[in-house]
RNA backbone atom coordinates (compact mmCIF):
# COMPACT_ATOMS: atom_id res chain seq x y z
C1' N A 1 0.00 0.00 0.00
C1' N A 2 -4.24 -4.05 -1.06
C1' N A 3 -7.47 -7.28 1.02
C1' N A 4 -10.74 -9.86 5.23
C1' N A 5 -13.45 -9.33 9.55
C1' N A 6 -14.55 -5.87 13.71
C1' N A 7 -15.91 -1.52 16.16
C1' N A 8 -17.20 3.76 15.62
C1' N A 9 -24.55 8.14 19.80
C1' N A 10 -20.48 5.33 25.64
C1' N A 11 -15.96 6.76 28.12
C1' N A 12 -11.39 10.22 29.02
C1' N A 13 -7.06 16.69 29.86
C1' N A 14 -3.73 19.22 32.25
C1' N A 15 1.05 21.41 31.25
C1' N A 16 5.39 23.12 27.70
C1' N A 17 6.19 24.24 22.99
C1' N A 18 4.22 26.56 18.55
C1' N A 19 1.79 30.93 16.34
C1' N A 20 -3.22 30.40 12.06
C1' N A 21 -5.62 27.90 11.53
C1' N A 22 -8.67 23.20 12.73
C1' N A 23 -12.53 19.55 12.52
C1' N A 24 -10.01 13.31 6.90
C1' N A 25 -11.36 14.61 1.39
C1' N A 26 -15.40 17.68 -2.45
C1' N A 27 -19.81 21.23 -1.45
C1' N A 28 -22.92 24.00 1.84
C1' N A 29 -24.24 24.31 7.12
C1' N A 30 -22.55 24.70 12.18
C1' N A 31 -18.75 24.68 15.45
C1' N A 32 -13.79 25.39 17.92
C1' N A 33 -9.53 29.07 17.63
C1' N A 34 -4.96 35.40 19.42
C1' N A 35 -9.36 34.16 26.99
C1' N A 36 -3.83 30.96 21.91
C1' N A 37 -5.39 26.61 15.94
C1' N A 38 -3.29 22.54 13.90
C1' N A 39 2.04 19.83 14.76
C1' N A 40 5.15 18.27 18.54
C1' N A 41 7.20 16.94 23.26
C1' N A 42 5.87 15.83 28.69
C1' N A 43 2.47 13.84 32.05
C1' N A 44 -2.18 11.75 33.43
C1' N A 45 -6.52 9.25 32.14
C1' N A 46 -9.88 6.29 28.65
C1' N A 47 -10.94 1.72 26.64
C1' N A 48 -10.24 -3.30 26.51
C1' N A 49 -8.64 -4.74 19.64
C1' N A 50 -3.53 -7.86 20.12
C1' N A 51 -0.84 -9.87 24.40
C1' N A 52 -0.12 -11.29 29.65
C1' N A 53 -2.45 -12.92 34.00
C1' N A 54 -6.78 -14.42 37.39
C1' N A 55 -11.51 -17.07 38.32
C1' N A 56 -15.65 -20.28 36.20
C1' N A 57 -18.27 -23.84 32.88
C1' N A 58 -17.98 -27.78 29.89
C1' N A 59 -18.18 -30.76 24.04
C1' N A 60 -11.30 -30.29 27.11
C1' N A 61 -10.27 -26.22 22.72
C1' N A 62 -6.30 -22.17 18.36
C1' N A 63 -13.30 -22.99 23.31
C1' N A 64 -17.17 -20.02 25.97
C1' N A 65 -18.54 -16.39 30.01
C1' N A 66 -16.31 -13.75 33.46
C1' N A 67 -12.20 -10.21 35.73
C1' N A 68 -7.66 -7.83 36.27
C1' N A 69 -5.18 -3.95 33.15
C1' N A 70 1.41 -6.78 32.24
C1' N A 71 2.82 -5.19 27.46
C1' N A 72 1.74 -3.12 22.10
C1' N A 73 -1.76 -0.18 19.43
C1' N A 74 -5.58 3.61 19.74
C1' N A 75 -8.16 7.14 21.28
C1' N A 76 -9.37 11.80 25.27
C1' N A 77 -14.56 19.15 21.86
C1' N A 78 -19.44 18.28 19.68
C1' N A 79 -22.53 10.67 16.49
C1' N A 80 -17.33 9.48 12.27
C1' N A 81 -19.79 17.31 13.97
C1' N A 82 -24.08 17.18 10.55
C1' N A 83 -26.42 16.59 5.58
C1' N A 84 -25.52 15.17 -0.09
C1' N A 85 -26.23 9.68 -3.69
C1' N A 86 -29.96 5.11 -3.08
C1' N A 87 -34.33 3.08 -0.43
C1' N A 88 -38.72 4.73 2.57
C1' N A 89 -40.96 8.27 4.33
C1' N A 90 -45.34 10.95 9.06
C1' N A 91 -46.62 15.40 7.03
C1' N A 92 -47.31 19.80 3.78
C1' N A 93 -48.75 21.95 -0.54
C1' N A 94 -50.90 21.54 -5.75
C1' N A 95 -54.61 18.47 -8.71
C1' N A 96 -61.21 16.16 -10.62
C1' N A 97 -58.00 12.37 -10.92
C1' N A 98 -53.76 9.84 -12.42
C1' N A 99 -50.03 12.24 -10.34
C1' N A 100 -46.19 16.02 -8.90
C1' N A 101 -43.46 19.15 -5.30
C1' N A 102 -41.53 19.50 -0.30
C1' N A 103 -40.56 17.58 4.17
C1' N A 104 -39.17 15.67 10.06
C1' N A 105 -37.95 10.98 10.62
C1' N A 106 -36.24 5.50 9.92
C1' N A 107 -33.13 2.06 6.97
C1' N A 108 -29.30 0.24 3.77
C1' N A 109 -24.33 1.37 1.59
C1' N A 110 -19.75 4.27 0.27
C1' N A 111 -16.06 6.84 2.23
C1' N A 112 -13.02 7.55 6.41
C1' N A 113 -10.65 6.19 10.86
C1' N A 114 -9.04 2.32 14.48
C1' N A 115 -7.55 -2.44 15.51
C1' N A 116 -6.82 -7.96 14.19
C1' N A 117 -5.13 -11.19 10.82
C1' N A 118 -2.93 -12.02 5.70
C1' N A 119 -0.18 -10.59 1.64
RNA sequence: GAUUUAUAAAGAAGAGUGGAGAGAUUAGGCUCAACGAAGCUCUAGCAACCUUCCCGACCCGUUCGGGAGUGGUGCUAAUACCUAACCUGACAGGGAAACCUGAAGGGAGAUUAUAAAUU